Large-subunit ribosomal RNA, domain V from a Candidatus Staskawiczbacteria bacterium, 575 nucleotides, folded computationally. It matches the Rfam family "Bacterial large subunit ribosomal RNA". Its mean pLDDT, the model's own confidence on a scale to 100, is 81.
Context: one part of a larger RNA
RNA sequence: CCUGCAGCUAGACGGAAAGACCCCGGAAGCUUUACUGUUCGUAGAUAUUGGUUAUUGAUUUCUGAUACGUAGCGUAGUGGUGAGACUUUGAAGCGGUGGUUUCGGCCACCGUGGAGUCGCCGAUGAAACAGCCAUUUUUAGAAAUUAAUAUUCUAAUCCUCUUAACUGAGGUGACAGUGUUUACUAGACAGUUUAAGUGGGGCACUUGCCUCCUAAAAAGUAAUGGAGGCGUUUAAAGGUUGGUUAGCUUCGGAUGGAAAUCGAAGCGAUAGGGCAAAGCCAUAUACCAGCUUUACUGCAAGACGGCUAUGUCGCGCAGUUGCGAAAGCAGAACUUAGUGAACCGACGUGUAUUUUAUAGAAAACACGAAGAUCAUCAGCCAAAAGCUACUCCGGGGAUAACAGGCUAGUAGAGCCCGAGAGUCCAUAUCGACGGCUCUGUUCGGCACCUCGAUGUCGGCUCAACUUAUCCUGGGGCUGGAGCAGGUCCCAAGGGUCCGGCUGUUCGCCGGUUAAAAAGUUACGUGAGCUGGGUUCAAACCGUCGUGAGACAGGUUGGUCCCUAUCUACUGCAGG
Repeated sequence: CCUGCAGCUAGACGGAAAGACCCCGGAAGCUUUACUGUUCGUAGAUAUUGGUUAUUGAUUUCUGAUACGUAGCGUAGUGGUGAGACUUUGAAGCGGUGGUUUCGGCCACCGUGGAGUCGCCGAUGAAACAGCCAUUUUUAGAAAUUAAUAUUCUAAUCCUCUUAACUGAGGUGACAGUGUUUACUAGACAGUUUAAGUGGGGCACUUGCCUCCUAAAAAGUAAUGGAGGCGUUUAAAGGUUGGUUAGCUUCGGAUGGAAAUCGAAGCGAUAGGGCAAAGCCAUAUACCAGCUUUACUGCAAGACGGCUAUGUCGCGCAGUUGCGAAAGCAGAACUUAGUGAACCGACGUGUAUUUUAUAGAAAACACGAAGAUCAUCAGCCAAAAGCUACUCCGGGGAUAACAGGCUAGUAGAGCCCGAGAGUCCAUAUCGACGGCUCUGUUCGGCACCUCGAUGUCGGCUCAACUUAUCCUGGGGCUGGAGCAGGUCCCAAGGGUCCGGCUGUUCGCCGGUUAAAAAGUUACGUGAGCUGGGUUCAAACCGUCGUGAGACAGGUUGGUCCCUAUCUACUGCAGG
């Protein structure tokens, strides 16, 4: 070296299971004051379903009463007719009772009485309740119809007993029950929804439009880059014609001051333009005044911009107006924000085309049009929130947690400068403010291999390596007398503890030691062990949540598989 046998398990990102964590898409189960519905339930109406009475209300009819501004004999409802009406069938007057009242009276009845009373005339807008007719307001009574409420009846219905029989008896009773319909109403049940962006996801924030920077001197240009605004306003803050010039500083000047109003000089737009910013504006787009409504109708050459759809500017023509002496200007506003596609559509105008036999009516049709924080703003449906550790499926290393990688802010280490401390003296020792490097042991950032699986903390076992050396060894300096130290240089041969508490690494404590070094090795090592912790299913507490449930909060419990093919290593045997 080859071959074999027996071992061991470090590696073959070993085998097994299309990762259960995380994210994305889908599903399921559960919850609820998510949405919509179904059923249960409640109430009303109506049919089955009839009778009597009372009360209350409404309507109609009949009979009575009632009607007061001022002037006026006085309590004049309105309109008409009208010269007579009532009265021994009992007038005026008087007494009593009742009703009503604007408290003055009016009306009805009874008694007495025994013959008159009222009107036509003047005052009044209107003339006599003298009489008649009609009618209105308020009110009393009666009748009819109807409704509600209550009571009651029996003949439907229903119940019990009975009968061959829906036969008979009793009870109940127009209720109940049943049908139809309307409204309310149970996660009891069902179907669903519950946005996206995102240096993983969640929480937070954002989502459309305008202005500036980023933006690299055409245009355009991203980010959870840096700053701000908008979801309007104005009948003048529009049009036109004419006119005017702000603002600040200094000086002077009664009250008067930093700042009011006045004057002078200087600067030159710093002012103002409804509001953000940018651009622009003095011939003014700024400020003031007169007259006004072009903040018009029908079009539109030609352009800008843009994937598209929206969007933007507009010569000129016709009509009709405003201002101006005229030329002319005017189709809103100094410009850029002040917004919303389709469908539906209140409402308006029109047609008589379509449907229902006809008429009406409703719909349809054509034109116009109010109505969206449709703000997730190119807008899903008229209509929508959560939990899952009981979970499931399809995917992803397109995307997180472990480990590795890159980086080195943070961390650790070294060097330079040397203010200062060190009695004096920067450098025995320490070293501010700063500067330059290194390491890849911390916490991070990135998301590059791995999600058709790279098992995660600590312990046990067994270790290999590094040196930035804890001990032992050799040196330099010392603020090294000695002993004991400090600091630096060389050095990795060997060594580097036992216990108590805790799952602990760590840490604290006790006792030793020459010393009880720091690290790397997938924070070495689970196909070597363990399984105390973390991190499934059960359960309890606290807190949060209406709830299902949740909690780097606590607590108890909780299945750790692999017979070694290859490499590596150990032992033995043969060649």